[in-house]
Molecule: Glycine riboswitch aptamer
Organism: bacterium
RNA sequence: AUGAACGCUGGAAAGUAGCGCCGGGGAAACCUUGCGCUCGCCGAAGGAGCGAGGGGUUGGCCCGGUGGGCCAGCCUGAAAUCUCUCAGGCCCAAGGACAGCGGGGGC
Numbered sequence: 001a002u003g004a005a006c007g008c009u010g011g012a013a014a015g016u017a018g019c020g021c022c023g024g025g026g027a028a029a030c031c032u033u034g035c036g037c038u039c040g041c042c043g044a045a046g047g048a049g050c051g052a053g054g055g056g057u058u059g060g061c062c063c064g065g066u067g068g069g070c071c072a073g074c075c076u077g078a079a080a081u082c083u084c085u086c087a088g089g090c091c092c093a094a095g096g097a098c099a100g101c102g103g104g105g106g107c
Base pairs, nucleotide, nucleotide: 006102007101008100009099010098015039017038018037019036020035021034023032024031025030040090041089042088046086047084048083049082054076055075056074057073058072059071060070061069062068063067
């Protein structure tokens, strides 16, 4: 110096959708944890895709030439807040990519 973990702070979008089942509450209407199914929607856990860019190598050309540049082929490998929506999510809360901070002095 960089990175990971940890702590603090900030941190978007989109359904309090419908139906059914077991259980619970209730006099009833109805409410409800969980599970299953259906429809709609979101993208910022994770995942996948595209291939921006990178590395190597071969050939050709160029320059001010112990070195470089450009073009083409081949190989390798690959980012994102882009795309998909498998997963996840769709009142609040929680979670959350990502960002900032984690100081000073003495021995």